Context: one part of a larger RNA
RNA sequence: CCACGGUUAAGGAACUCGGCAUACUGGCUCCGUAACUUCGGGAGAAGGAGCGCCGCUGCGGGUGGAGGCACGUGCUGCCCGAGCCUGCGGCGGCCGCAGCGAAACGGCCCAAGCGACUGUUUAUCAAAAACACAGGACUCUGCAAAGCCGCAAGGCGACGUAUAGGGUCUGACGCCUGCCCGGUGCCGGAAGGUUACGCGGAAGCGUCAGCGGGCAACCGCGAAGCGCCGAAGCCAAGCCCCGGUAAACGGCGGCCGUAACUAUAACGGUCCUAAGGUAGCGAAAUUCCUUGUCGGGUAAGUUCCGACCUGCACGAAUGGCGUAACGAUUUGGGCGCUGUCUCAACCGUGGACCCG
Numbered sequence: 001c002c003a004c005g006g007u008u009a010a011g012g013a014a015c016u017c018g019g020c021a022u023a024c025u026g027g028c029u030c031c032g033u034a035a036c037u038u039c040g041g042g043a044g045a046a047g048g049a050g051c052g053c054c055g056c057u058g059c060g061g062g063u064g065g066a067g068g069c070a071c072g073u074g075c076u077g078c079c080c081g082a083g084c085c086u087g088c089g090g091c092g093g094c095c096g097c098a099g100c101g102a103a104a105c106g107g108c109c110c111a112a113g114c115g116a117c118u119g120u121u122u123a124u125c126a127a128a129a130a131c132a133c134a135g136g137a138c139u140c141u142g143c144a145a146a147g148c149c150g151c152a153a154g155g156c157g158a159c160g161u162a163u164a165g166g167g168u169c170u171g172a173c174g175c176c177u178g179c180c181c182g183g184u185g186c187c188g189g190a191a192g193g194u195u196a197c198g199c200g201g202a203a204g205c206g207u208c209a210g211c212g213g214g215c216a217a218c219c220g221c222g223a224a225g226c227g228c229c230g231a232a233g234c235c236a237a238g239c240c241c242c243g244g245u246a247a248a249c250g251g252c253g254g255c256c257g258u259a260a261c262u263a264u265a266a267c268g269g270u271c272c273u274a275a276g277g278u279a280g281c282g283a284a285a286u287u288c289c290u291u292g293u294c295g296g297g298u299a300a301g302u303u304c305c306g307a308c309c310u311g312c313a314c315g316a317a318u319g320g321c322g323u324a325a326c327g328a329u330u331u332g333g334g335c336g337c338u339g340u341c342u343c344a345a346c347c348g349u350g351g352a353c354c355c356g
Base pairs, nucleotide, nucleotide: 001351002350003349004348005347006346007345008344010342011341014340019337027051028050029049030048031047036041038172052094053093054092055091056090057089058088059087060086061085062084063083067079068078069077070076071074095099107335108334109333110332111331112330113329114327115326119131120130135170136169137168138167139166140165141164147156148155149154173322174321175320176319178252179251180250183249184248185245186244187243188242189241192240193239194238198234199233204228205227206226207225210221211220212219213218253271254270255269256268257267280314281311292308293307294306295305296304
């Protein structure tokens, strides 16, 4: 010096990102317990008191000796109740620093964020405000269901049948969940436009009997057949089109003026949009400017709490706002307590280190 353990004057968080770690508390009985609340809870709230041993004694519970009574004479029943065990008290006394004498054995309170809750998770750096969850909603599915696995046979769904099963979102509960269907998606519609294969075969082309021209090679025309190509016309879904639908994907404005101080603007004008953000909340797990401003708490507070609203860039099931209870959750404050610290000291055990 290191690890583990122990003690410490005065102070008591001044330590530190942060009370991390330590310490305090701790059991049982009794008293006593607030806000809030979903009336269950919160509660072991908080905060107090007692606790050992010895003697005497009161009341209660269990067992039931000896004795007595009865008769059905039995391992019988009943009466009495000693002794022993045990619970709760009363009075008196004794000892120590200390009586749950060791060990086991909650520190507490206030406020706020998030998530309702018990649960689940990154085996091996994350346990959480993430996942799940009852509850809510939309949607698909009429049964050989939808959906899923498999090439298939077949199977799951389900030996279920819409109070069922699948998918997606939300996430107890309370109060609620506004406006936009222009775009995208989905559902419905079928008049019109477009449209594949297919049907259809006009026209054209190749070949060629034949005909015409040429001395010939060959040139021109060219029916049927064979073959190539192939227009009009007919023709489904889809798309275009017409509607619906936002707890479908999503979206939810700008400028200017105006009131008898000023300021502000209930009011007006104008442009744009599918519609211009309702309720509630708001410097927030969201606020850039920002340590916003005011208030509270501190001697002093970029954090915290309460307000304000100028919301860079909250907002209603990618849910909004509340909410008792719950949490090895996160943030701020307080009491208690402490070697966290001022500031370090000593002791124990084992190392490191030295000699061998």